[in-house]
The RNA shown here (c-di-AMP riboswitch aptamer (ydaO/yuaA leader)) has 159 nucleotides and comes from Streptomyces naganishii JCM 4654.

């Protein structure tokens, strides 16, 4: 000097997930989500259900598995049954990687350039288009030294 890990205090990021009151239980504000008329929209059958939160959709490739077909063998009067296949096609599910609609990245918003990432997971339970009044919920969790840069308008700090 660099790197890894741990702790503390700050600062920040994804996200609605923050703030205030109260000894507590809990309550309020704010933000977020769902249900719910008229009008409008949709026209129907589909259990191969349908729907919601979320950026997280949609492709095709490889492999495995189930179904079907084919071939071989055995048993059988025949039908059929069983076993094998490094066989074939279709399709269901799963896995692995490659893309992709879309999304995120240090004062804030918008635009430009460009790089690095994400492109999941969960819930309702046969049921829900939009939707005023109205009704019902959530306020978690997880991260880290963040690309740099240009323009406009603000904010903050300093003077």
């Nucleotide at each position: 000097c660099g790197u890894g890990c741990g702790c503390a205090c700050g600062c920040g990021c994804c996200g609605a997930a923050u703030c205030c009151c109260g000894c507590a239980a809990g309550g309020g504000a704010a933000c977020c989500g769902g249900g719910g008329a008229a009008c409008c929209a949709c026209c129907g059958a589909a259990u191969u259900g349908g729907g919601g939160u979320g950026a997280a959709u949609c492709g095709g490739g490889c492999g495995u598995u189930g179904u079907c077909c084919g071939c071989c063998g055995u048993g059988u009067u025949g039908g059929c049954a069983c076993g094998g296949c490094u066989g074939g096609c279709u399709u269901u599910a799963c896995g692995c990687g490659c893309g992709u609609a879309g999304g995120a990245g240090a004062c804030c918003u918008u635009c430009c350039c460009g790089c690095u990432c994400c492109g999941a997971a969960c819930c309702c339970g046969u049921c829900a288009g939009c939707u005023a009044a109205c009704c019902c919920g959530g306020u978690a969790g997880g991260c880290g030294a963040a690309a740099c840069g240009g323009a406009a308008g603000g904010a903050a700090a300093g003077g």
Background: Its Rfam family is "c-di-AMP riboswitch aptamer (ydaO/yuaA leader)". About the family: This family represents a conserved RNA structure found upstream of the ydaO and yuaA genes in Bacillus subtilis and related genes in other bacteria. The source organism's lineage runs through Bacteria, Bacillati, Actinomycetes, Streptomyces and Streptomyces naganishii.